RNA sequence: GUCUUCAGGGCGGGGUGAGAUUCCCCACUGACGGUAUAGUCCGCGACCUGCGCAAGCAGCUGACCCGGUGAAACUCCGUGACCAACGGUACAGUCCGGAUGGAAGAAGAC
Numbered sequence: 001g002u003c004u005u006c007a008g009g010g011c012g013g014g015g016u017g018a019g020a021u022u023c024c025c026c027a028c029u030g031a032c033g034g035u036a037u038a039g040u041c042c043g044c045g046a047c048c049u050g051c052g053c054a055a056g057c058a059g060c061u062g063a064c065c066c067g068g069u070g071a072a073a074c075u076c077c078g079u080g081a082c083c084a085a086c087g088g089u090a091c092a093g094u095c096c097g098g099a100u101g102g103a104a105g106a107a108g109a110c
Base pairs, nucleotide, nucleotide: 001110002109003108004107005106006105012026013025014024015023027094028093029084030083032043033042034041039082040081048059049058050057051056064080066078067077068076086097087096088095
């Protein structure tokens, strides 16, 4: 360099109601690379917006404190918090849909 494969999880119980996995109480989930092991640090992908016939380019993009151990941890241990695109529908991180899609990236073959 060419090709192939892989590459996102989660509503269980109760309440109100004509109707809610959407509201309320409890519960549950955490893509990829870096770094002392990370949803909350740094970076990055999807989504979204603008431009473009297209390829693509540009932009946007959520949330953590305290205590302990240690040479080193916003990553481990302990306590308590917080966050989660767009469209649909009784208001959705968990349902349905764009998506049998795309992709950071990982592995392999030559």